[in-house]
Context: one part of a larger RNA
Molecule: small-subunit ribosomal RNA, 5' domain
Organism: uncultured bacterium
RNA sequence: AACGAACGCUGGCGGCAGGCUUAAUACAUGCAAGUCGAACGCUUGUAGCAAUACAGGAGUGGCGCACGGGUGAGUAACACGUAGAAAUCUACCUAGCAGUGGGGAAUAGCCUCUGGAAACGGAGGGUAAAACCGCAUACGCCCUUUACGGGGGAAAUAUUUAUAGCUGUUGGAUGAGUCUGCGUCUGAUUAGGUAGUUGGUGGGGUAACGGCCUACCAAGCCGACGAUCAGUAGCUGGUCUGAGAGGAUGAUCAGCCACACUGGGACUGAGACACGGCCCAGACUCCUACGGGAGGCAGCAGUAGGGAAUAUUGGACAAUGGGGGAAACCCUGAUCCAGCCAUGCCGCGUGAAUGAUGAAGGCCUUAGGGUUGUAAAGUUCUUUUAUAUGUGAAGAUGAUGACGGUAGCGUAUGAAUAAGCACCGGCAAACUUCGUGCCAGCAGCCGCGGUAAUACGAAGGGUGCUAGCGUUGUUC
Numbered sequence: 001a002a003c004g005a006a007c008g009c010u011g012g013c014g015g016c017a018g019g020c021u022u023a024a025u026a027c028a029u030g031c032a033a034g035u036c037g038a039a040c041g042c043u044u045g046u047a048g049c050a051a052u053a054c055a056g057g058a059g060u061g062g063c064g065c066a067c068g069g070g071u072g073a074g075u076a077a078c079a080c081g082u083a084g085a086a087a088u089c090u091a092c093c094u095a096g097c098a099g100u101g102g103g104g105a106a107u108a109g110c111c112u113c114u115g116g117a118a119a120c121g122g123a124g125g126g127u128a129a130a131a132c133c134g135c136a137u138a139c140g141c142c143c144u145u146u147a148c149g150g151g152g153g154a155a156a157u158a159u160u161u162a163u164a165g166c167u168g169u170u171g172g173a174u175g176a177g178u179c180u181g182c183g184u185c186u187g188a189u190u191a192g193g194u195a196g197u198u199g200g201u202g203g204g205g206u207a208a209c210g211g212c213c214u215a216c217c218a219a220g221c222c223g224a225c226g227a228u229c230a231g232u233a234g235c236u237g238g239u240c241u242g243a244g245a246g247g248a249u250g251a252u253c254a255g256c257c258a259c260a261c262u263g264g265g266a267c268u269g270a271g272a273c274a275c276g277g278c279c280c281a282g283a284c285u286c287c288u289a290c291g292g293g294a295g296g297c298a299g300c301a302g303u304a305g306g307g308a309a310u311a312u313u314g315g316a317c318a319a320u321g322g323g324g325g326a327a328a329c330c331c332u333g334a335u336c337c338a339g340c341c342a343u344g345c346c347g348c349g350u351g352a353a354u355g356a357u358g359a360a361g362g363c364c365u366u367a368g369g370g371u372u373g374u375a376a377a378g379u380u381c382u383u384u385u386a387u388a389u390g391u392g393a394a395g396a397u398g399a400u401g402a403c404g405g406u407a408g409c410g411u412a413u414g415a416a417u418a419a420g421c422a423c424c425g426g427c428a429a430a431c432u433u434c435g436u437g438c439c440a441g442c443a444g445c446c447g448c449g450g451u452a453a454u455a456c457g458a459a460g461g462g463u464g465c466u467a468g469c470g471u472u473g474u475u476c
Stems, first nucleotide, its partner, number of pairs: 001475003005472005012348006018341002020306001025304003029301003034063003039060002042057006070259003080183006088176002093172008101135001103133002110125006141152004157164003185231003192222003197219008234256004238249004261282005284295004312338001314337003320334001321332004351381004361372004386413006395403001420465005425446003431460005441448002
């Protein structure tokens, strides 16, 4: 000097930030991912004679749920940082080219029967689609071929007729995967390590290269320039300190990585081996009719526990952004706000001027006086702040404001509502009296205290900082 700090005493206001560093411990409750009727059939209610219109419901289907949000357990590694590389994919978006022909069979919802305590099913019947499956066409596309040639592969429609789509393909953009050089903690009281191990050939696999996998062949490969093993640790931009070099660190914000009760696995998909998806195993918790089921806050709040220690079971989608939708709009604990906390930084205030009979009181005293001290009182002012009241934004391109009757502005009242903490032997700014008597105690170091203690305790006085001041801890 600094801090995500804590503790003690004290505490007026505002702005801007920050707020489980410990148990990646266990979690009650609510919310955190839906949306589309301009893909589809059905169904409920209302209006209507009806056609139909409006408002809902479960379901099929599409897109999204791989983003956003959390945490740092693991990881010493191409994880990260930086500079490069070639053997790749990329939904939505964007530019270009070409197309969108003609058919079919099912199924959920629904109805009937039925199993089960429940979770959830089973059988039969019937139904639609942009769901599913053939056929046709396809220069370009894919496979094969030296070439010619041969083989293969698509679509979906809707309505208000103007749009929104759909299929193939070539580019772009964005995102992602892969490889390489260099950098990246401690220990030698860890010296040898390695059999898919190192390389080759054939095959498989992947979007893609590759021992990535497999069969065979060869015997290699790494290591005192520290392999292997052990310990510790997310990495970086940065942050703190320092004149710098360096040292320490990685909260908040931003980029990357990893994880989602523990371990394993794949499915779907453009993208996951998927926090609020699935399957298996395990521990734990809950329900049960004992046959069987349900769950995963390291999302936002909140609870218990741990701890020196860390907040509300708040408001709104008004703004910014995201998902769906042609749109209206819906969803959004992302986000924007509010609440709590002197946790930090910054700003403001607790009054100003005048006032000597240097009042009273306190303390000291050589008893003369000194000091507290212009301090108070008194007098004259002001109103930041406070309280009351009126007005009242910007943030919103046309509408829409949670914040919020907030910020600001006007008026009224009245010095009115507002000062503490540590220290005073030396280091180190600041001294006397009383009490105590190696006791009680102090202490960062030196050291004080055993009867005149500027060092303990109290008082008066003083010094320093100030809504804070000290102590403890940690780093430089």